RNA sequence: CCCGCCGAGGGGCGCUGCGACUCCGUGCGAACCGGAGCCAGGCUCGGCGCGGCCAACCCCCACAACGGCGCCCGCUGCCA
Numbered sequence: 001c002c003c004g005c006c007g008a009g010g011g012g013c014g015c016u017g018c019g020a021c022u023c024c025g026u027g028c029g030a031a032c033c034g035g036a037g038c039c040a041g042g043c044u045c046g047g048c049g050c051g052g053c054c055a056a057c058c059c060c061c062a063c064a065a066c067g068g069c070g071c072c073c074g075c076u077g078c079c080a
Base pairs, nucleotide, nucleotide: 001052002051003049004048005047006046007045008044009043010073011072012071013070014069015068018042021037022036023035024034025033041066
């Protein structure tokens, strides 16, 4: 680093819907394409873990940045 799980990034309702996923069709095909369904934490940070790939010093301290549209609540600051 890849993969899986967990946590965090304040919360709720509604809408649309790309990817992924499921189903159907076409098709030799788990390809391409089309349709239907579902769908706005899929991102980042941290932790854990079988395995894989890499890399090569350790310790301490501090710290996030983002997430389509509409509405509402909460928290903080300022003004009236």